[in-house]
């Protein structure tokens, strides 16, 4: 002293980018603003600049005398006759303008253009320098001479300015003497660092001076000599920047003799000689930049940055150049040149604000054309004092920072308002306001303050004393800032709060508005009608005289990792070797002291940081002290470690001897078998090819075969997880020549190694040049097929190439995606190669190739002695993705091409491993009328029905793949209805609460009306007196089949006649998970049994319910009728009976339990046995976690919106019933297994009083009329297929019935749009149905008929339900669909109807 979040996924590690939290600015821009301290204020155009101001000074250097003022002299005036005022004259005083001279202008001020360099920073060095004013010492100031300003004449010019001619002082110039410096000879004494330095005397030559005031005491100057002290110059070490897409650079250039030059070294400059110097430890070129102390951020190393302040440099309109002077190559100086601006009388001529204010212009952006020298400081002066935009001060900006303040206490019926919620009562603003005391800070009024900032300078005294310094005392002067700080009074809460934000990161939520609109955003993302994300509100939060917002910079980011990072798969190991340079290197000893380490001296400016103490009321903010200033450079030691010199050593390395090893290179010879081609023979129609074909060969004899021959290439079987090789790569067999690595032996050198930037070398396949070759295969073309097409893929040819020589090209998923080396670190087992031992089973000890697997790493799959572990040295490489290995620019190639290699721009991620699902024209296993076998139908006809469309005033609304379509509807002629169209009504068609009023309410008749309804008339209350009940008004409610099934409950569909979903505890994994539930055998079944890190459990399977099938037990009459009686025409028709059947109540039965086989066991198996039934006996009700934002707001219920004389409500009509037309879903056929016609059996399960309805009578019929029994085990309704005969005899029929005239019946207020039925007549289409399709596995299909619900009737051929007759066929699981469980693979997760590339638009 070190904090983190968000964002790739369905989830999850991990890499990795993007993105906020924070801090800081000379800022800027938006909203807002009360005071005063303190500090800051052109970051752009070194753009251009109007005005003013920013350098003068001395008269005590001079010579003067334009201006002022004093005097003095002379006129003139006016007169108070010594006064005022005027002229003239006198430099005589006080001063002075312009002049001559001194000193100063090289400081202060201002900017950062340029400069990449000894510019700066820091530490030496000058034996190679200079230094006016200042200090100190020490000598001297003697004698002469002379110009030149100004000044007076004159000229020239517009001007600025010049030019001739005269007069003149000086501290102004210039000889003479005198002295020291300094140069030369040549001596002596010291010293040092190479050149050389100091000090003494000797000879030569050789340059000085001023004066001025003065109270006479003196002061202040002048020359020359040495120090000194101050600035300064120069040289050198070391530090501080991008680019290598800048690799080479250099002629005064590198260096030397001689010389100019300068304070002074030096190629600074010249002549002459050498040919050098500089560079990968980046020269040179280009870009960009003042640098430093220090800011700023950071824990720190680090990075970023150089405004204010201070130090250095550099510039002064651009370039150059010198003078002058101690000092300049000069901001406010001088020349020449160039732009520019400005004046001219056109010949000339002036000017530099990057000083201080200003102006313009640029720009998002930066002030006043202010006071004053009172202090601080500089210049000049003896001094007084000029002067000073230095510098103090003021005035402008919230632009920083540090403070104060906008009140403080009490005060609940928790007012009033605004908002939220609501069950109508709360909750929040909220002690917050009112109202009560209290208090005055700032600000405002009225005074006080001459405080503080101020003593120094100057005069005069005193003491000591050559000067002089110190000390003490009186006295006098100067304030801009300023009447400012402060401090009193007086009034009053009085005059003084915003701003941002509230989806998450990130404190801090509701309303309403809007509806992918408008808008919002720093990332992720928000808005499509319930938005905590836009906008307003109300409330809350965070900051507050500021708050946000852009911008920049450090931080977090270990996200350039030196502290502190990777590189198999995420971005990363160069293809591979040899090797320079360079970095790094074995034992053991001596020595040195360059690195390293301690002490110490110097230095590291202040200002800043930090810490103490202190002054402003405090604190910013200032003094002061101290520590810091991690560096540099001296000098003393140390001697482990690095380095350096010297000695020795073998264990790295290397040589040698030996021995066995390889498909290691090269370059010869040489083999069989294949293929093709040649000839020649047999032989005859085809061959070849493919999925199926065709092109293609083939009667001129092919394919096939035999035989001979000819080329060319490649090497079958050994063959292997094999061996060599540095990689590429290397295989038929054999010689030669080179070349490797093993292993024994321990003879030699004696550290000789290791890696390797550049360099060189090799280097697959393809490709290129010349030359060869050429069997085979074969790009490229050609045909032929496939296909929507097919520039493929499949076939038939076929040229380059493939094969040899030289040469070139340098890439590959050139991989183990793992760089080379070297040491260390549990194990087993297989293989090759050698050396040893040995009992020939085996074993020991090196070297190499595989497998599994500990510790350990690892994101995680793995890796693991051939590491992806522990460590150490070198080399290469990588920092989001896209763009792009692209472009440019250079290197190399004959070209192809290759090294090297960006940037605009764009996005929020790309991208590893692993996980779960879903998925696959993957894969095991297994199921299902799923397919196959069967049967019967749909798909054509008519017609019913529903539904698109379509029409219409409406043709209500809903359902749409399976999972919508005979579906909601189990009853649309009015009603129904929800529509349309008209006509009404408005507390309303129904409910219901208060209030007033009134006595009805109802009935009944009459009128109009299409009714609703309106009108008229008549009748008419009850009571315990409170009211019931009704009406009508008011008013709270209402009321909606309007909208949102994507806000919602409820119900329902489907996957799913499926066997699946999960969960506790434990165990694995960083996790997301996984195991359990995997596997094996078994079942209809996650059904059970074994094995199992798993063990149990739960919803789900199966039981447990219902129903049907045997059976026993109990019961009764409506049912039965076997016995016994009785009657009829007949009947259980009656008396009895309760056996049997049935009715309904209980109960038994099956459980693979028994045999056999087979299996561990589960359990299967069997014309097994018994049994009515037998392996779930049938059939039903039941439907797991979840899927489809499935389906319903029109069953119902319900949130939020819309309506409210209507989108409510009543009526009457109408519509839903339309119709060119498409589709589902039925019925009726096409017919002889059938139609008719007559005849004669047998059911179950239901229904019935506004009902079913016997009997009888009429109607051809539908139904009429009469009515017995019946609230039903009692009466009613109660089959048809079948069977028997008769007739049709294969046709549009004696088949089929549609449709259409007629006649009717029922029902009903009422069949016209629009009912059913019935009779008579008409007699359509259809003669078995295309591509496809769709139910059934047994009492099933298939037929065949009864019933019920809804209902007044019925469009029912529908729905349910019920009995009758009653089948075929399943080898089997390759395919089609579903679906279950394991595995595989995924760039899918909205999951394959995903996801995604390309071209147009």
């Nucleotide at each position: 002293u070190u904090a983190g979040a968000g964002u790739u996924u369905g989830a999850u590690c991990c890499u990795g980018g993007c993105u906020c939290a924070g801090g800081a600015u000379g800022a800027a821009c938006g909203c807002u603003a009360g005071c005063g301290g303190c500090a800051g204020g052109c970051u752009u155009a070194a753009c251009a600049c109007a005005u003013g101001c920013a350098a003068g000074u001395c008269g005590a250097g001079g010579g003067g005398c334009a201006g002022c003022g004093g005097g003095g002299a002379g006129g003139a005036a006016g007169c108070u006759u010594g006064c005022u005022u005027u002229c003239u004259c006198c430099g005589c005083c006080g001063g002075c303008g312009a002049c001559c001279g001194g000193c100063g202008c090289a400081c202060g001020g201002g900017u950062g253009a340029g400069u990449a360099a000894c510019a700066c920073g820091u530490a030496u060095g000058c034996a190679a320098c200079c230094u006016g004013c200042c200090c100190c010492u020490g000598u001297c100031a003697g004698g002469g001479g002379g110009a030149c300003a100004a000044c007076c004449c004159g000229c020239c010019g517009a001007a600025a300015g010049g030019c001739g001619g005269g007069c003149u002082a000086a501290a102004c110039c210039c000889g003479c003497g005198u002295a020291c410096a300094u140069g030369c000879c040549a001596c002596c004494g010291g010293g040092g660092c190479a050149u050389c330095c100091c000090g003494g005397a000797g000879g030569c030559a050789g340059g000085a001076a001023a004066g001025g005031c003065u109270u006479c005491g003196g002061c202040c100057g002048g020359a020359c000599a040495g120090g000194g002290a101050u600035g300064g110059g120069c040289a050198u070490g070391c530090g501080g920047c991008g680019c290598a897409u800048u690799a080479g650079g250099c002629a005064g250039u590198a260096g030397g003799c001689g010389g100019g030059g300068u304070a002074a070294c030096g190629g600074c400059c010249c002549a002459c000689c050498u040919a050098a110097c500089c560079g990968a430890c980046g020269a040179u070129g280009c870009g960009u930049a003042g640098g430093g102390g220090u800011u700023c951020u950071g824990a720190g190393a680090g990075g970023a940055a150089g405004g204010u302040c201070c130090c250095c440099c550099a510039c002064a309109c651009u370039g150059g150049u010198a003078c002058u002077g101690a000092g300049a190559c000069a901001c406010g100086g001088a020349c020449c040149a160039g732009a520019c601006u400005c004046c001219u009388a056109c010949g000339g001529g002036a000017g530099g604000c990057a000083g201080c204010a200003g102006u313009g212009a640029g720009g998002a952006a930066u002030a006043u054309u202010g006071g004053u020298c009172a202090a601080u400081g500089g210049a000049c002066g003896c001094a007084a004092g000029u002067c000073u935009g230095a510098a103090c001060c003021a005035g402008c900006c919230a632009a920083g920072u540090a403070g104060c303040g906008u009140g403080c206490a009490g005060g609940a019926u928790g007012a009033c308002g605004g908002c939220c919620c609501u069950c109508c009562g709360g909750g929040u603003u909220g002690u917050a306001a009112a109202c009560u005391g209290c208090u005055u800070u700032u600000g405002g009024u009225u005074g006080g303050g001459a405080a503080u900032a101020a003593a120094a300078g100057g005069g005069g005294g005193c003491u000591c004393g050559u000067g002089a310094g110190c000390c003490c005392c009186g006295u006098a002067u100067u304030g801009u800032a300023u009447g400012u700080a402060c401090c009193a009074u007086c009034a009053g809460a009085a005059a003084a709060a915003g701003g941002a934000c509230c989806g998450g990161c990130u404190a801090a939520u509701u309303c309403c508005g809007u509806g992918c609109c408008a808008g919002c955003a720093g990332c992720c993302g928000c808005g499509g009608u319930a938005a905590u994300a836009c906008g307003g509100a109300a409330g809350g939060u965070c900051c507050g005289g500021g708050c946000g917002u852009u911008a920049u910079c450090c931080g977090g980011a270990u996200u350039u990792a030196u502290u502190g990072g990777g590189u198999u798969u995420a971005a990363a190991g160069g293809g591979a070797g040899c090797g320079u340079a360079g970095g790094c290197c074995g034992g053991c000893u001596u020595u040195u002291a360059a690195g390293u380490c301690a002490g110490c001296u110097g230095u590291g400016a202040a200002a800043g940081u930090c810490c103490g103490c202190g002054g402003c009321u405090c604190a910013a903010c200032c003094g002061u002290g101290g520590a810091a200033u991690u560096g540099c450079a001296g000098u003393u030691g140390a001697a482990a470690c690095u380095g350096g010199a010297g000695g020795c050593c073998u264990u790295g390395a290397g040589u040698g001897c030996a021995c066995a090893c390889a498909g290691g290179g090269a370059u010869g010879c040489c083999g069989g078998a294949a293929u093709u081609c040649a000839u020649g023979g047999u032989g005859u129609a085809g061959c070849g090819g493919u999925g199926a074909a065709a092109u293609g060969c083939u009667u001129a004899g092919a394919u096939a075969u035999c035989a001979u021959g000819a080329a060319g290439a490649a090497c079958u079987c050994c063959g292997a997880u094999c061996g060599c090789g540095a990689a590429g790569g290397c295989a038929a067999g054999u010689g030669u020549c080179c070349g490797g690595g093993g292993u024994g032996c321990a003879a030699c050198u004696g550290a000789c190694g290791c890696u390797g930037a550049g360099g060189c070398u090799c280097g697959a396949a393809a490709g290129u040049g010349c030359g060869g070759g050429u069997a085979u295969c074969a790009a490229a073309c050609a045909g032929g097929a496939u296909u929507a097409g097919a520039u493929a893929c499949c076939c038939u040819g076929g040229u380059a190439g493939u094969c040899c020589g030289c040469a070139c090209c340098g890439u590959a998923a050139a991989c183990g995606a793992u760089g080379a080396a070297u040491a260390c670190u549990c194990g087993u087992g297989u293989c090759c190669c050698g050396c040893g031992a040995u009992a020939u089973a085996u074993u020991g000890u090196g070297g190499g190739a595989c497998a599994c697997u500990u510790a350990g790493c690892g994101a995680a799959a793995g890796c693991g002695u051939u590491a992806a572990g522990u460590a150490u040295u070198c080399c290469a490489c990588c920092u989001g993705g896209g763009g792009a290995g692209u472009a440019c620019g250079c290197c190399g190639g004959c070209a192809a091409c290759g090294g090297u290699g960006a940037a605009a721009c764009u996005c929020a991620a790309a991208g590893g491993a692993a996980u779960u699902g879903a998925c696959g024209g993957g894969g095991g296993c297994c199921c299902g009328c799923a397919c196959a076998a069967g049967c019967g139908g749909a798909g054509g006809a008519a017609c019913a029905u529903g539904u698109g469309g379509u029409u219409u005033a409406a043709u209500u609304c809903g359902a749409u793949g399976a999972u919508a379509c005979g579906c909601g509807a189990g009853g649309a002629a009015c009603c129904u209805u929800a529509c349309c169209c008209g006509g009404g009504c408005u507390u309303g068609a129904a409910a219901u609460g208060u209030g007033c009023a009134g006595g009805a309410c109802u009935c009944a008749g009459g009128c109009a009306g299409a009714g609703a309804c309106g009108c008229c008339u008549g009748u008419u209350u009850c009571u315990u007196c409170g009211g019931a009940c009704c009406u009508g008004c008011a008013u709270g409610u209402a009321g909606g089949u309007g909208c949102u099934g994507c806000a919602u409950g409820g119900u329902u569909g489907u996957c799913g006649c499926c066997a699946g979903c999960u969960c506790g505890u434990g165990c694995c994994g960083u996790g997301a998970g996984g195991u359990g539930u995997c596997g094996g055998c078994u079942u209809a079944a996650g059904u059970g049994c074994c094995a199992u890190a798993a063990c149990g459990a739960g919803c789900g399977c199966a039981a447990c319910c219902c129903u049907u099938c045997u059976c026993c037990c109990c019961g009764u009459u409506u049912g039965c009728c076997a016995u016994c009686a009785g009657u009829u025409a007949a009947u259980g028709c009656u008396g009895g009976g309760c056996a049997c059947u049935c009715c309904g109540g209980g109960g038994a039965c099956a459980c693979u339990g028994c045999c056999a086989u087979c299996g561990u066991a589960a359990g299967a198996u069997g014309u097994g046995a018994g049994g009515a039934a037998g392996g779930u006996g049938g059939g039903g009700a039941u439907g797991a976690c979840g899927u489809c934002a499935a389906a319903u707001c029109a069953g119902c219920a319900c949130g939020g919106c819309c309506c409210u004389u209507a989108c409510g409500u009543c009526c009457g009509g109408g519509g839903c019933u339309a119709c060119a037309c498409a589709c589902g879903u039925g019925u009726u056929a096409c017919a002889a297994u059938g139609g008719g016609g007559g005849g004669u059996a047998c059911a179950g399960a239901g229904g019935g009083c506004c009902g079913c309805u016997a009997u009888c009578c009429c109607g051809c019929g539908a139904g009429g009329g009469u009515g017995c029994g019946c609230c039903a085990a009692u009466c009613c309704u109660c089959a048809a297929a079948a069977c028997c005969u008769c007739u049709c005899u294969c046709a549009g029929u004696u088949c089929g019935g549609a449709c259409u005239g007629g006649a009717g019946u029922c029902u009903g207020c009422a069949a016209c749009c629009c009912g059913a039925c019935u009779c008579c007549a008409c007699g359509a289409a259809g003669c078995u149905g295309g591509a496809u399709u769709c139910g059934c596995u047994a009492g099933u299909a298939a037929u065949c008929g009864c019933g019920c619900a809804u209902c007044a009737g019925c469009c029912a051929u529908g729905g349910c339900g019920c009995g009758g007759u009653g089948a075929a066929u399943a080898c089997g699981u390759u395919c089609c669909c579903g679906g279950g469980c394991c595995u595989u693979g995924c760039a899918c997760a909205c999951a394959c109807c995903g996801c995604c590339c390309g071209u147009c638009a």
The RNA shown here (small-subunit ribosomal RNA) has 1401 nucleotides and comes from an uncultured bacterium. Its Rfam family is "Bacterial small subunit ribosomal RNA". Its family is annotated with ribosome and structural constituent of ribosome in the Gene Ontology.